[in-house]
Annotation:
Predicted 3D model of a 500-nucleotide part of an RNA (small-subunit ribosomal RNA, 5' domain) from an uncultured Eubacteriales bacterium. The coordinates come from a structure-prediction model, not an experiment, and the mean pLDDT is 85.
Context: one part of a larger RNA
RNA sequence: GACGAACGCUGGCGGCGUGCUUAAUACAUGCAAGUCGAACGGGAAUAGUAGCAAUACUAUUCUAGUGGCAGACGGGUGAGUAACGCGUGAACAAUCUGCCUCUUGCUGGGGAAUAACAUUUGGAAACAGGUGCUAAUACCGCAUAUGACCACAGUCGGGCAUCCGACAGGGGUAAAAGAUUUAUCGGCAGGAGAGGAGUUCGCGUAUCAUUAGAUAGUUGGUGGGGUAACGGCCUACCAAGUCAACGAUGAUUAACCGGCCUGAGAGGGUGAACGGUCACACUGGAACUGAGACACGGUCCAGACUCCUACGGGAGGCAGCAGUAGGGAAUAUUGGGCAAUGGAGGCAACUCUGACCCAGCAACGCCGCGUGAAUGAAGAAGGUUCUCGGAUUGUAAAGUUCUUUUACCGAUGACGAAUAAAAUGACGGUAAUCGGUGAAUAAGCCACGGCAAACUACGUGCCAGCAGCCGCGGUAAUACGUAGGUGGCAAGCGUUGUCC
Repeated sequence: GACGAACGCUGGCGGCGUGCUUAAUACAUGCAAGUCGAACGGGAAUAGUAGCAAUACUAUUCUAGUGGCAGACGGGUGAGUAACGCGUGAACAAUCUGCCUCUUGCUGGGGAAUAACAUUUGGAAACAGGUGCUAAUACCGCAUAUGACCACAGUCGGGCAUCCGACAGGGGUAAAAGAUUUAUCGGCAGGAGAGGAGUUCGCGUAUCAUUAGAUAGUUGGUGGGGUAACGGCCUACCAAGUCAACGAUGAUUAACCGGCCUGAGAGGGUGAACGGUCACACUGGAACUGAGACACGGUCCAGACUCCUACGGGAGGCAGCAGUAGGGAAUAUUGGGCAAUGGAGGCAACUCUGACCCAGCAACGCCGCGUGAAUGAAGAAGGUUCUCGGAUUGUAAAGUUCUUUUACCGAUGACGAAUAAAAUGACGGUAAUCGGUGAAUAAGCCACGGCAAACUACGUGCCAGCAGCCGCGGUAAUACGUAGGUGGCAAGCGUUGUCC
């Protein structure tokens, strides 16, 4: 000097930030991921029309189910990981890519089911089963295919080993979906892009040698499999390699970086908040779906724990936002709003959004402001001290003259709101502006032996105590305690801890 700090004493206001560093301990409760009726068939309600009525039709609204897209983002945490995990620079002639942008072409004709629903069975429940009916942008064939992919054979061009590109040939394989308010929104097959993802490599990346040898899918090859893709990634066979004192292997510790702190710099320390990457989601394992996951608020299995149970069986996962218990020196509200920004769905209206924007709590930090200003000597009173003369507190107070930041009261009252116009503000009657009242509402903490700015009195008597170091205290203690005075900083001041 710095801090995500804590503790002691004290505490007026505002702005901007920050706030479980410990138990990746366990969690009551609420909310945090939905949306689309312009994909689909039902169901319900309301209104209207027709009808004696049952009912039928039309319109509007709602939506359990099928279906689509999104739940792989956003949000949290740092347990694991000394690793191509991260940083940096390259490579992919070894790769994938939903939505988005640009562009080319196409969108023909059929079929069989199934949820919902009805009925029924089992079960305490969770839920599961049987029978029957029905729709689709759900599912499955057929047609079409100068483009795509596959094998074959050909020409030309290029390169960086494998190879890559262009052109033409006949053969094989694979498409599509409609909706509507007629404005549009979609569907399928290619090409290009943007953004994203995957893989590989060079270099860098903690401590211990009181860790010296390690390794059998191990190292390489061939055939096969697998993947979007290369590869012992997997498998069979063959060979015996591979790594290591330039530190292998083992152990310990640790997410990494931009940055942050310090320092003249070199360096040292650190990785809170904000931004990028990675990993994890009760513990361990696994795949499914999908453009993307081996998936925090999905599925299955095993385990520990908690809960329900009719004992047969079931349910759950806050390292999301609040909140609770526990741990701890220690860290906040079970708040408001989708008004803005952004995200998901939707043609849209809109819905959802504890992301986010705000408010609340905390001197936790930084910055700013205030607690009054001028004048005022009888140098008042009181206090302290005294050589009893005085000295000091001290222009300090009182008094006089002012001011009104702040505070309180009243009035006006935003920007943030986008648009052609209208409507739309949680914050918020907030900020700000104007007027009024009255010095009114507002100062402490630490130190005073030297280092180091600041001294006397009394008490105590190696006691009580102080102390960062040196050291003070045993009867005149500027070092302990109290008082007066003084010095320093100031809504803070000290102490402790950690780093430079």